[in-house]
A computed fold for a 59-nucleotide RNA from Podarcis lilfordi, annotated as transfer RNA. RNAcentral holds the sequence, with entries from Rfam. It matches the Rfam family "tRNA". Gene Ontology term of the family: triplet codon-amino acid adaptor activity.
RNA sequence: UAGCUCAGUUGGUUAGAUUGUGGCGCUGAUAACGCCAAGGUUGCAGGUUCGAUUCCUGC
Numbered sequence: 001u002a003g004c005u006c007a008g009u010u011g012g013u014u015a016g017a018u019u020g021u022g023g024c025g026c027u028g029a030u031a032a033c034g035c036c037a038a039g040g041u042u043g044c045a046g047g048u049u050c051g052a053u054u055c056c057u058g059c
Base pairs, nucleotide, nucleotide: 003019005017006016012050021037022036023035024034025033043059044058045057046056047055
């Protein structure tokens, strides 16, 4: 660090969970439950590096 609450990575292509939201299934109906989906400038600005959410500096 996703609307909320929080993981994570001794730097490596594609960032996850929970809850919430939407859809579908199930039901006589609702709730619950199951499946799927959307949702992220990883506080901001610099630096180092082939490569930064990860290291360094400032706020």